[in-house]
């Protein structure tokens, strides 16, 4: 290199909850904490799951209608695969 990951060693991330901001809203920084994590680096390309207020708004299919579905915008890489990058170690 490639394959492998241990009760190991350097280091590394940081659930819930709590605090502040920010955001309609999924959610995000940041602190605190430490549930876990060998890719818990990255990356919305498949698939999932959540959101959607304001605006004059308000598309499709569907319902008698309240609704649902999809589209369209957006969340999440700690939900699963593709795709890139990389730390230790050889027991």
């Nucleotide at each position: 290199a490639a394959a492998u990951g241990a009760c190991a060693a350097a280091g590394c991330c940081a659930c819930c909850c709590c605090u502040g901001c920010c955001g309609c809203g999924a959610g995000g920084c940041a602190g605190g904490u430490c549930c876990g994590g060998a890719a818990a680096g990255c990356c919305a390309c498949g698939g999932g799951u959540c959101c959607g207020a304001c605006g004059a708004a308000g598309c499709u299919u569907u319902u008698a209608a309240c609704g649902a579905a999809g589209a369209c915008g957006g969340a999440c890489a700690g939900c699963c695969g593709a795709g890139c990058c990389g730390c230790c170690a050889u027991g």
Molecule: c-di-GMP-I riboswitch aptamer
Organism: Geobacter sp. UBA5735